[in-house]
Predicted 3D model of a 72-nucleotide RNA (transfer RNA) from a Parcubacteria group bacterium. Rfam family: tRNA. The family's RNA type in Rfam is transfer RNA. NCBI's taxonomy places the organism under Bacteria, Bacteria candidate phyla. It was read from a public genome assembly. The coordinates come from a structure-prediction model, not an experiment, and the mean pLDDT is 82.

């Protein structure tokens, strides 16, 4: 310099155009002489930015940004 993949909750990470989720941490409560276990429940999101499509976009398409691999 060229290509490619990724960005969603604290963290890992799903979700191929129509209400954002699990698991894990967190927090409350049950239970236990206390404690971890287990077991209900609760809170967390401008979906990396800015535009464009569309009745409608996390989802499709440019560009920026970051990160990560390859290639010269």
């Nucleotide at each position: 310099g060229c290509c490619a993949g990724c960005a969603u909750a604290g963290c890992u990470c799903a979700g191929u155009g129509g209400u954002a989720g699990a698991g894990c941490a967190a927090c409350g409560g049950u239970u236990u002489u206390g404690u971890a276990a287990a077991c209900c429940g609760u809170a967390g999101g401008u979906c990396g930015u800015c535009a464009g499509u569309u009745c409608g976009a996390a989802u499709c398409u440019g560009a920026c940004u970051g990160c990560u691999g390859g290639c010269u």